[in-house]
RNA sequence: UUCCGAUAACGGCAAACCCGUCGAAAGACGGCGACGCAAAGCUAUGGACCUACCGCUGCAAAGACGCAGCCACGGCAGCCAAGCCACCGAA
Repeated sequence: UUCCGAUAACGGCAAACCCGUCGAAAGACGGCGACGCAAAGCUAUGGACCUACCGCUGCAAAGACGCAGCCACGGCAGCCAAGCCACCGAA
């Protein structure tokens, strides 16, 4: 230094539920709370997954409303890869 990861040390993060704010939604943020996490730190580059305001198509209608399908330009880093960075040191 790399791999690796203890029932080690110092510390860290925080799922679900509930409350509030934002958002069309997915979801995000804050509070509360710990299911878990050795990258559960960062980046949506590829795939997966979630959502569908707008748009397109169809149905219906012909007064607008409405219904269905498709669509990421919206999300998700606590799904898998990839990139970057990092604490500790038993075997």